Context: one part of a larger RNA
Order: sequence, then structure tokens, then C1' cells
RNA sequence: UUGGGUUUAAAGGGUACGUAGGUGGCCAAUUAAGUCAGUGGUGAAAUCCUGCCGCUUAACGGUAGAACUGCCAUUGAAACUGGUUGGCUUGAGUACAGUUGAGGUAAGCGGAAUGUGUAGUGUAGCGGUGAAAUGCUUAGAUAUUACACAGAACCCCGAUUGCGAAGGCAGCUUACUAAACUGUAACUGACACUGAGGUACGAAAGCGUGGGGAGCGAACAGGAUUAGAUACCCUGGUAGUCCACGCUGUAAACGAUGCUCACUCGCUGUAUGCGAUACAUUGUAUGCGGCCAAGCGAAAGUGAUAAGUGAGCCACCUGGGGAGUACGUUGGCAACAGUGAAACUC
Repeated sequence: UUGGGUUUAAAGGGUACGUAGGUGGCCAAUUAAGUCAGUGGUGAAAUCCUGCCGCUUAACGGUAGAACUGCCAUUGAAACUGGUUGGCUUGAGUACAGUUGAGGUAAGCGGAAUGUGUAGUGUAGCGGUGAAAUGCUUAGAUAUUACACAGAACCCCGAUUGCGAAGGCAGCUUACUAAACUGUAACUGACACUGAGGUACGAAAGCGUGGGGAGCGAACAGGAUUAGAUACCCUGGUAGUCCACGCUGUAAACGAUGCUCACUCGCUGUAUGCGAUACAUUGUAUGCGGCCAAGCGAAAGUGAUAAGUGAGCCACCUGGGGAGUACGUUGGCAACAGUGAAACUC
């Protein structure tokens, strides 16, 4: 490289938008670039192949033919691909009428709990553990009552529930805003799919500046445990966790399963619409689940939400270690991230 693969053996990019490129619905006309056919030219010789011949044979050589699968020119064909022109509506989009939801952003509000402060009641313990101790407490703690303040998170509802491209999203209200679905079939008329580079978003931790700081809590300190205990347990506790703005750009970023389209038995639950109804039920669309036929699979399993059968495009894999390391380079304030070997060894 060809072939073969990518749920779990190596391998799907964290996710989307989108440039180039690749691929692309139905009908008609035209063109002749691709395509196909004929003819002409060229494709040196040697080599290769075939026939015949020459050295005793062979290797080797001679001769004739074929071949040189290519390129150029020319004459035709017009099914398919491409180009051009005209048309179509089923793909795609728009419009109108509805529906749905923890989708997003901002502002305001609420109660429970926790902690603290002040005041009252009250007296000797509280707290913590396997057991203790450190710790708090007669300068009145713990407990309890009232008031006040602070920050963070939103009990029940709550669910194989819902929404979002992914990350993710949950108290209530308002404003702004995005989307999906259903119905009508009114409008546009292939406007589509994928997407190397690129751009945007992207949990937690971390970083910068300024706030905030109740609870929790890396580091740290002390008490225990232990042979030791730089841990597990306990008492404290800084960064952080929270907010605003900016950076970082990674995760078992997982369904370990790229996106789009078409086709391929049944049973059952549920969410949201639109219907038909004998008010028993039942059809249909889009989601979210469970079980299974065929098929697939090494098996586990999967099975209309495919890992089945096909088409298009992208990404990635090629024995283990060395190693996601070194070097170079790009990005970053840094931490580090991206790209990414080899020697050697088994």
C1' cells in the first nucleotide's frame, strides 16, 4: 500500500456551526468533458511471449510474428456521470394555528436549616468515639425562648419523567430569548448530506484582578490508632467552594457505540400533541424505557433509539514496553495543553 477493522480485544474527534473538497431527488431537451466504438499516426532496438532454424543438447544465438494493455489526431454513438436550458414536488426550508419542557440570560422575592451576635430562662457539664483524648465550658457553655445579621443550597412534588448539540439544567415570579413537536398543505422549488483546515461552546480542578466567606474543606496543626501511621477515625482549619470579568481547554467529556438517509417480525410501559369512538377502548406522529423473531456477533450481548441490510462523507487503528515520553514547534501568565518519534527490549 491493498485488504480488514473501530460497544468490551488497537481504534469514533468532548460537542456543534461551517469553508474547501467529496457525494447528491423526478421529467424533458441539448452538448459531448468523462465513457464506448471505428480509422490513421506513434509506441527505437534489446528484453518478454509464440512459430521455425543454428551451435551434439542446454544456456546462448538467428529469423519471422505477436505484443508493447500507452499517447496524439480524427470520424461516430448518446444509455450513464458531468455541463447548459426548461419544468416538477416527494428531499429541504418558509408561512399560519396550536402544544410542551429543571433549554438559556438577567432581575426580584420566599421559607426551612446552619452559623454568629444581643437579650432572657437555667446549671454543670457539653462535644466526640469502637473506646478515648485533643477541643468548648462557672469570665456561665451545652439546652431552650425572642430578636437581628450573614452566606450557600433549594425538603416534599420527583419518576427507567422532561429539556438541551455536548458540557449540563430543579424553590417561586417577571422580562428578554432559543428550540422541538403536532396540525394545515398556503409559499419557495433540490435551496440537500457530510465536512480536512477554521470558528464557537465546553464538568471539575487550577490561574489573574476585585468582591464575598455561613456550611463544607486539599494543605497545615493537634488528639487517637499502630511496630510505625507523613493515612483511615476525632477536634480545629487556610486556599478553594460562591459572585463579576478574563484565562485554561482537559475528564471513565461514556451509550466506552461519528453524522445523515432508506429498508427490515412482534409484545409491553410511559411523556407530549392530533384524531376516531359503542365511553369498554383504539389509530397516528415525535421522544424516553423494558422484553424478544430473523439477522448480526468471539461471546457477553444487540435487535426500528441496531452492534441487522445498504448508500454518502468525516475521524481513527495496525504487537507489548519504551511513551503520550524526548526533541522541535504552536497555544498559555503559569500549571500545562495540542502535535508527537526513535534507539533499545520482550
This is a predicted structure of a 346-nucleotide part of an RNA (small-subunit ribosomal RNA, central domain) from Sunxiuqinia elliptica. It was read from a public genome assembly.